The prediction has a mean pLDDT of 78. Predicted 3D model of a 335-nucleotide RNA (Bacterial RNase P class A).
[in-house]
């Protein structure tokens, strides 16, 4: 310098003027007038896991329904992340995995093909006779995503063929040796019927339901009825445990509270290979309810994308103009 990997920052910038929404302040109380603050990295999809709230305080039992799948670690949690481990891709950085079982049982395997899986010979090949047929063969050839499913050679046969032997490869089970482990290497043994579990299934593992339009209020009298029965308690089923039913009377606060100080965000430093953890310092940073966060004008540049809270918070995933940095790989030149 080419080309390519991969992690991240940014998300027009500054002034003036006029709105809007909270806070304070300011008032008896409002108004007004100051003053401070005011979308995002994905605020989205609403897919996943928690907080949080009601049903009982969410209890036991079953696993119908559903989810989840290599190992170690993280975490409030998780189906997320992070490192390994195996398999696949790329020279390489580095990417990618829907990674229990097919030796429990069923099921399927289009078309094409002679067959799609324990029966089986289309073509060849071998051996036989009546020449058209019957044995024999799964080495060759064709079909097809897949074709008997251990390759090379070599022995053997009428021709063949793990039928038989050396070497090699294969999954599998012992033994040793490293590794927490998932595995990996070594060496021996017995082996030889295919794919599909993103098909029923099996095996381990998780687990109540409902969502902020949750939820914040029920108290007291009388009447019935007293069977520990119905029925109910936010989708199955058992148990267990709570709750009687109608009427009347008063309360219904609420343009309220829940709402935003929170597994919070900023930052030294330590701990770890890394998510992630600990300590100390410092911040407070939209809370609307028909729903504020916007317009106009002026400079200036590289002329500005996706897109906008609605109880929170931790993932995923999807959308995205430019423009900037770190880190690394590959090839080529110079020295």
């Nucleotide at each position: 310098g080419c080309a390519g990997u991969u992690c991240g920052u940014u998300a027009g910038a500054c002034g003036a003027c006029c709105g809007c929404u909270u806070g304070c302040c300011g008032u008896c109380a409002a108004a007004a007038a100051g003053u401070a603050a005011g979308a995002g990295g994905a605020a989205a999809g609403u897919c996943c896991g928690g907080g949080c709230a009601g049903c009982a305080u969410a209890g036991g039992a079953u696993a119908a329904c559903g989810g989840c799948a290599g190992u170690u670690g993280u975490u409030a949690a998780c189906g997320g992340c992070a490192a390994c481990c195996g398999c696949g891709g790329g020279c390489a950085a580095c990417c990618g995995u829907a990674g229990g079982g097919a030796a429990a049982g069923u099921g399927c395997c289009a078309c094409a093909g002679a067959a799609a899986c324990a029966a089986a010979a289309c073509c060849g090949c071998c051996u036989c006779c009546u020449c058209g047929g019957a044995g024999g063969u799964a080495a060759g050839g064709g079909u097809g995503a897949a074709a008997u499913g251990a390759g090379u050679g070599g022995g053997g046969u009428a021709a063949g063929a793990g039928c038989c032997c050396a070497c090699a490869g294969c999954g599998u089970c012992a033994u040793a040796u490293g590794g927490u482990g998932a595995c990996a290497u070594a060496u021996g043994g017995a082996g030889a019927a295919g794919g599909u579990a993103a098909a029923c299934c099996c095996u381990g593992c998780c687990a109540g339901c409902u969502g902020c339009a949750a939820g914040g209020a029920g108290a007291u009298c009388a009447a019935c009825a007293u069977a520990c029965a119905a029925g109910g308690g936010c989708u199955a089923u058992c148990c267990g445990u709570c709750c009687g039913u109608u009427g009347g009377u008063c309360g219904c606060u609420a343009c309220c509270c829940g709402c935003u100080u929170g597994a919070u965000c900023c930052u030294a430093c330590g701990a770890g290979c890394a998510a992630u953890c600990g300590u100390g310092g410092g911040g407070c940073u939209a809370g609307a309810u028909a729903g504020a966060u916007g317009g106009u004008c002026g400079u200036c540049c590289u002329c500005g994308a996706c897109a906008a809270a609605a109880c929170c918070c931790g993932g995923c995933u999807u959308a995205c103009a430019g423009a900037c940095g770190g880190a690394c790989u590959g090839c080529u030149c110079a020295a």